[in-house]
Small-subunit ribosomal RNA, 3' major domain from a Candidatus Berkelbacteria bacterium, 466 nucleotides, folded computationally. Lineage of the source: Bacteria > Bacteria candidate phyla > Candidatus Berkelbacteria.
Context: one part of a larger RNA
RNA sequence: UGACGGGGGCUCGCACAAGCGGUGGAGCAUCUGGCUUAAUUCGACAACAACCGAAGAACCUUACCAGGCCUUGACAUCCCGCGAAUCUUGAUGAAAGUCGAGAGUGCCCGCAAGGGAGCGCGGAGACAGGUGCUGCAUGGUCGUCGUCAGCUCGUGUCGUGAGAUGUUGGGUUAAGUCCCGCAACGAGCGUAACCCUUUUCCUCUGUUUUACAUGUCAGAGGAGACUGCCCCGGUUAACGGGGAGGAAGGUGAGGAUGACGUCAGAUCAGCAUGGCUUUUACGGCCUGGGCAGCACAGGUGCUACAAUGGCUGGUACAAAGGGUAGCGAAGCGGCAACGUGGAGCUAAUCCCAUCAAAACCAGUCCCAGUUCGGAUUGUGGUCUGCAACCCGACCACAUGAAGCUGGAAUCGCUAGUAACCGUGGGUCAGCUAUACCACGGUGAAUACGUUCUCGAGCCUUGUACA
Numbered sequence: 001u002g003a004c005g006g007g008g009g010c011u012c013g014c015a016c017a018a019g020c021g022g023u024g025g026a027g028c029a030u031c032u033g034g035c036u037u038a039a040u041u042c043g044a045c046a047a048c049a050a051c052c053g054a055a056g057a058a059c060c061u062u063a064c065c066a067g068g069c070c071u072u073g074a075c076a077u078c079c080c081g082c083g084a085a086u087c088u089u090g091a092u093g094a095a096a097g098u099c100g101a102g103a104g105u106g107c108c109c110g111c112a113a114g115g116g117a118g119c120g121c122g123g124a125g126a127c128a129g130g131u132g133c134u135g136c137a138u139g140g141u142c143g144u145c146g147u148c149a150g151c152u153c154g155u156g157u158c159g160u161g162a163g164a165u166g167u168u169g170g171g172u173u174a175a176g177u178c179c180c181g182c183a184a185c186g187a188g189c190g191u192a193a194c195c196c197u198u199u200u201c202c203u204c205u206g207u208u209u210u211a212c213a214u215g216u217c218a219g220a221g222g223a224g225a226c227u228g229c230c231c232c233g234g235u236u237a238a239c240g241g242g243g244a245g246g247a248a249g250g251u252g253a254g255g256a257u258g259a260c261g262u263c264a265g266a267u268c269a270g271c272a273u274g275g276c277u278u279u280u281a282c283g284g285c286c287u288g289g290g291c292a293g294c295a296c297a298g299g300u301g302c303u304a305c306a307a308u309g310g311c312u313g314g315u316a317c318a319a320a321g322g323g324u325a326g327c328g329a330a331g332c333g334g335c336a337a338c339g340u341g342g343a344g345c346u347a348a349u350c351c352c353a354u355c356a357a358a359a360c361c362a363g364u365c366c367c368a369g370u371u372c373g374g375a376u377u378g379u380g381g382u383c384u385g386c387a388a389c390c391c392g393a394c395c396a397c398a399u400g401a402a403g404c405u406g407g408a409a410u411c412g413c414u415a416g417u418a419a420c421c422g423u424g425g426g427u428c429a430g431c432u433a434u435a436c437c438a439c440g441g442u443g444a445a446u447a448c449g450u451u452c453u454c455g456a457g458c459c460u461u462g463u464a465c466a
Stems, first nucleotide, its partner, number of pairs: 001466002003463003007460007015450002019413005026303008034294002042053002064289007073127001077126002079123005086103007107116003129278002132276003138272002140267003143263001145261001150189006156165003169180003195255004200223007226249001229243005292432001305406001309365006321352003326345002331340003372403001377398007419442007
């Protein structure tokens, strides 16, 4: 100087408390451990692994396994020989491949012979290749402490020196924010602000919408909030409390933005890359299988256990998105999934989508393992795709399991939040999405307080620690 303390003081955070809803019990989805397996590819393991890499494993992906094949190779550069490229086709084979047959003659230079570019085949070797190892050799990127308020520097001063001072102190703040004081005076990275979205108003423009004009809306530009005004407190300060006006008030709300560093944190499998290693294989191609296996254990979720509900009918109100190898209307067929059809739309115009659901109105059920709950299974179908056996989704009928609110324990959330409700998108042929990312609708309760739990900041104290 730090770090640590079951030392002290001050302070903060959904940290506790006060509340609301969950998890832990059930079924299922999904990830992980374990076990199994020819293989169940690999990585991630307290917080910071476990719907994580994966914004989508039937083949492909795919890295794993079995089998069948290749060895200058699927890919790059160079050399030699032959042939234009290219197209059609036979045998064999699970395919990859192997062995053939035929058609065919372009571009540039040149009268021609021939040469060249490009592409294909064959050959030789330099080399290619490796998702092989090392994240404890690395770059880059990311997580975390933590959006916590800190981390430093120049000069000066003090100290033999390590170092201190500044950055401590008195107030104050969300903040090393600001004020005052002070052997310090300044400065930098952070904080804040500048950026985006949202809330109010004004001006201009107007594709769509509308009968028209406005308006809503959309785009652009501007105004507005600054403790500016008043009162009180405070050191005449910073600032705090209250009030007025205002759409909005003291950072208005949300986002983006993450200091010096910590964890030899994560990633050599995104990419790049040193070293090591492999070279008829640890490389490459293909078919099939596996990544989906199931006694069990853990995590994250979905659906429920019902009457604030289930079912049937009726009737309202969104936002934000996506669409040309696409979205696909009306009409028609089918109980339905869907089929048919093809209008319109490169989109404020058409479609997904009359765009919602919860809500509301009416009826029914009458507390029951039920008209709750929907797992599981059977049968028949629809769709995508070369192909749904392993291993897809959806529809109809039948079947109807566990489950009657979940032990110890534990998680989230302070307002348009939690909770409840639906909608869209990415990935994507299809989809195991209940995930993720976004969008709106309905819309609470509670916070006395800081003793305690956890984490953190500043000062101080002790130390057999560095």